This is a predicted structure of a 582-nucleotide part of an RNA (large-subunit ribosomal RNA, domain I) from a bacterium.
Context: one part of a larger RNA
RNA sequence: GGCAGACGGUGAAUGCCUUGGCAUCAAGAGCCGAAGAAGGACGCGGCAAGCUGCGAAAAGCUGUGGGUAGCUGCAAGCAAGCAUUAAUCCACAGGUAUCCGAAUGGGGCAACCCCGCACGGGUCAUGCCGUGUGACCCUGACCGAAAAGGGGGUCAGGGGGGCAAGUGGGAGAACUGAAACAUCUAAGUAUCCCGAAGAGAAGAAAUCAACCGAGAUUCCCCUAGUAGCGGCGAGCGAAAGGGGAAGAGCCUAAACUCUGUCGGUGCAAUAGGCUACAGCCGUUGCCGGCAGGGGGUAGAGGUAUCCGCGGGAAGGACUGUAGGCCUUCCGAAGCGAAACCGAUUUAAUUGAACGGCAUGGAAAGGCCGGCCAUAGAAGGUGAGAGCCCUGUAAGUAAAAGGUUGGCGUAGCUUUGGCGGAUAACCGGAGUACCACGGGACACGAGGAACCCCGUGGGAAGCUGGGAGGACCACCUUCCAAGGCUAAAUACUCUUGAUGACCGAUAGUGAACAAGUACCGUGAGGGAAAGGUGAAAAGAACCCCGGGAGGGGAGUGAAAUAGAAACUGAAACCGUCAUGCCU
Numbered sequence: 001g002g003c004a005g006a007c008g009g010u011g012a013a014u015g016c017c018u019u020g021g022c023a024u025c026a027a028g029a030g031c032c033g034a035a036g037a038a039g040g041a042c043g044c045g046g047c048a049a050g051c052u053g054c055g056a057a058a059a060g061c062u063g064u065g066g067g068u069a070g071c072u073g074c075a076a077g078c079a080a081g082c083a084u085u086a087a088u089c090c091a092c093a094g095g096u097a098u099c100c101g102a103a104u105g106g107g108g109c110a111a112c113c114c115c116g117c118a119c120g121g122g123u124c125a126u127g128c129c130g131u132g133u134g135a136c137c138c139u140g141a142c143c144g145a146a147a148a149g150g151g152g153g154u155c156a157g158g159g160g161g162g163c164a165a166g167u168g169g170g171a172g173a174a175c176u177g178a179a180a181c182a183u184c185u186a187a188g189u190a191u192c193c194c195g196a197a198g199a200g201a202a203g204a205a206a207u208c209a210a211c212c213g214a215g216a217u218u219c220c221c222c223u224a225g226u227a228g229c230g231g232c233g234a235g236c237g238a239a240a241g242g243g244g245a246a247g248a249g250c251c252u253a254a255a256c257u258c259u260g261u262c263g264g265u266g267c268a269a270u271a272g273g274c275u276a277c278a279g280c281c282g283u284u285g286c287c288g289g290c291a292g293g294g295g296g297u298a299g300a301g302g303u304a305u306c307c308g309c310g311g312g313a314a315g316g317a318c319u320g321u322a323g324g325c326c327u328u329c330c331g332a333a334g335c336g337a338a339a340c341c342g343a344u345u346u347a348a349u350u351g352a353a354c355g356g357c358a359u360g361g362a363a364a365g366g367c368c369g370g371c372c373a374u375a376g377a378a379g380g381u382g383a384g385a386g387c388c389c390u391g392u393a394a395g396u397a398a399a400a401g402g403u404u405g406g407c408g409u410a411g412c413u414u415u416g417g418c419g420g421a422u423a424a425c426c427g428g429a430g431u432a433c434c435a436c437g438g439g440a441c442a443c444g445a446g447g448a449a450c451c452c453c454g455u456g457g458g459a460a461g462c463u464g465g466g467a468g469g470a471c472c473a474c475c476u477u478c479c480a481a482g483g484c485u486a487a488a489u490a491c492u493c494u495u496g497a498u499g500a501c502c503g504a505u506a507g508u509g510a511a512c513a514a515g516u517a518c519c520g521u522g523a524g525g526g527a528a529a530g531g532u533g534a535a536a537a538g539a540a541c542c543c544c545g546g547g548a549g550g551g552g553a554g555u556g557a558a559a560u561a562g563a564a565a566c567u568g569a570a571a572c573c574g575u576c577a578u579g580c581c582u
Stems, first nucleotide, its partner, number of pairs: 001581004005576005015566001016531002020502002022499009031162002039100003042055003046078002050074002061094006070082003105114003115134007136159008167195005177184001181231001207214002218245005228236002249484003252428001256294010272281002274323006299462001301426002303423007311330006331415005340406007348396003354369004370387002372376001378390003433457007443469001464479005518525002541552004
């Protein structure tokens, strides 16, 4: 010196643990904001740096309800207090809520600076202080300028901004794949912008189908990786139909008509005054525009006129008769505040049944003997507890607030319908469609329909029009060019439950002062870091030492559990009158 052995140091693996995560399911909830949000800055404690809470009324104030012996957050300690006259704590409802921030009186380098007006306080007076108010845009009402004026003001209501995911729309890549690459793919993805709501979107056939029929939309399963598309490469990829979830249908435009208003026309007639007849009235007429009311909404339609059938009463329109019409009320149907009743939710509450012996530091494990169970889920308690604690099963409970159902009051809406005949009045136009250029459809221009957009052209109008994958005929089917519409669907949060999910290099980036420390001018990037013990019982006292540290003593079951702490592998570093080799 090497190898080995024993004993240590260092080190942190491993094991065990879990306060934290992840995922799924169910139920409930789903917008906040000028009454100032989201998010922050700065403050608030007796001592107070951080977190939490709160806002100059500042770890809090008031009321109501719950609850019960302790309390002054994490978080010890000291100090000072509070509390059975019910505190702390929990729930609900209020009050307060600085400054910044859409930020909105003006400014500004966010959390700062400066001002007008009204009212109040203070001063002899000014300065000063307090409360309120003062941005812009849109809509409505009102006042109001204007002989070329530069268009002002007041009041009321609304908007503005935020939002993880999901949602509709507008704009829209590249890497990549094609083993290169250009069509293609990635992908209408990422990203940006706008809008909306708890959902959003879609939606009551100009749809499908196939000669049978179906009957709005949405979502799921199948159809089917099929039919197809495709440098027929890579790849992309339906639909009908079937089975389920849910289920809901409506309103207009127009014809016709009434009222108001404006313009034109018509001036005494065979025009008008609901119809018929008779009288009476006297421009009331007719045409067109605008506004409002009625009417009407569909593919064997609607309107107009006539006929038939059809709830009641009263009134009205020039008069009479007959018919018809209109209005009101009753009646009928529907919606539906408040109140009331119920359910549910936001605090809670009742809640069965065990003892002994031995071991042990400790019994819940063992032995012996019992008991409860609509409760033998789970967690805790000094080792493994149905009967010790919290709970669990099963019940019960709300002053106040939220949600919801019933009831159907106030109030609101609707109130004719059916059938037939005739007439041919209406049924969404720069639209449909066509050409060209694009987009989108699973479909890449293809035989390319259907749908959407740009430019140009440009119908028919019910004896009409669209579609059925070029196009034509026949047939079938539907009715575009206006609009609304719950549920089934997506996502998140809360609560509950669950897991052949993780267990500290895992699981969230984050079990800890975590979006923290730290890095970056910035956008942004972004950690590491859990475990004494049952209980601090956290080592009084003595000794060495300046201290750190250590030795005794003491605590504890254990101190090689001593705070650098559970277990404590390996690398690595040591010690030894240890063995072997050199």
The RNAcentral record of the full RNA draws on ENA. The prediction has a mean pLDDT of 81.